[in-house]
RNA sequence: AGCAACGUGGCGCAGCGGAAGCGCGCCGGGCUCAUAACCCGGAGGACCUCCGAUCGAAACGGAGCGUUGCUA
Numbered sequence: 001a002g003c004a005a006c007g008u009g010g011c012g013c014a015g016c017g018g019a020a021g022c023g024c025g026c027c028g029g030g031c032u033c034a035u036a037a038c039c040c041g042g043a044g045g046a047c048c049u050c051c052g053a054u055c056g057a058a059a060c061g062g063a064g065c066g067u068u069g070c071u072a
Stems, first nucleotide, its partner, number of pairs: 001071007010024004018055001026042005048064005
């Protein structure tokens, strides 16, 4: 320098136009002599940034930024 993939709650991921869900973790409760396990409930993200197309976008198009990989 070129090409590709990726960028979503604390972490790991899902979500291919009607607008965010799962697991772990965290908080509260139940159970237990107690802990773990198990069960119930809850908080927490407007989706890397900007612009555009659309009635409507995390999702489509463009430009940036970042991470990773490959090539030189």
Predicted 3D model of a 72-nucleotide RNA (transfer RNA) from Puttea exsequens. The prediction has a mean pLDDT of 84. RNAcentral holds the sequence, with entries from ENA, GtRNAdb and Rfam.